Predicted 3D model of a 74-nucleotide RNA (transfer RNA). Its mean pLDDT, the model's own confidence on a scale to 100, is 81. The sequence is in RNAcentral, with records from ENA.
RNA sequence: GUGGCUGUAGCUCAAUGGCAGAGCGGCGGGUUGUGGUCCCGCAGGUGCCGGUUCGACUCCGGCCAGUCACCCCA
Numbered sequence: 001g002u003g004g005c006u007g008u009a010g011c012u013c014a015a016u017g018g019c020a021g022a023g024c025g026g027c028g029g030g031u032u033g034u035g036g037u038c039c040c041g042c043a044g045g046u047g048c049c050g051g052u053u054c055g056a057c058u059c060c061g062g063c064c065a066g067u068c069a070c071c072c073c074a
Base pairs, nucleotide, nucleotide: 001070002069003068004067005066006065007064010024011023012022013021018054026042027041028040029039030038047063048062049061050060051059
């Protein structure tokens, strides 16, 4: 450089074009003599810029990052 795949919460992952969720973790509370377990609640996110659409995590274009394969040079 060319092609493929991936990018969503602190981590691992969901989400048929129609209110963005779960597990673990964090914070607060309950329970407990303390801690753990268990229970309740809270905070926190769509890589970036455009386009299509009544409506975009989802479709289209460009860019960025990661990853895999291939090619070239050394």